RNA sequence: AUCUUAUCCUGAGAGGUGGAGGGAAGUGGCCCUGCGAAACCUCGGCAACAGGUUCUGUUGAGGAAUACUGUGCCAAUUCCAUCAAGCAAAAGCUUGAAAGAUAAGAG
Repeated sequence: AUCUUAUCCUGAGAGGUGGAGGGAAGUGGCCCUGCGAAACCUCGGCAACAGGUUCUGUUGAGGAAUACUGUGCCAAUUCCAUCAAGCAAAAGCUUGAAAGAUAAGAG
């Protein structure tokens, strides 16, 4: 890289270096950004996905709590749309998929 499963309208930023882009890709929109983008570093924080621990549960299955460990994350729903179906006079709305992200497992 690939496959499987689960989740994705909750939550959480300051400083330093840096110096023009960024919001995954194409397209369209919208937005962030010299009142300093990306990236890196430091510190801080958020979060129960897995492990650990504690409690609960007659054993068990399960449930709850806890950031200790491994990850992850900290503008906007995964920023919105795109494809399909349904609804609508239309604007548009709803649902599902696809793609993507993260975790755990497989290999």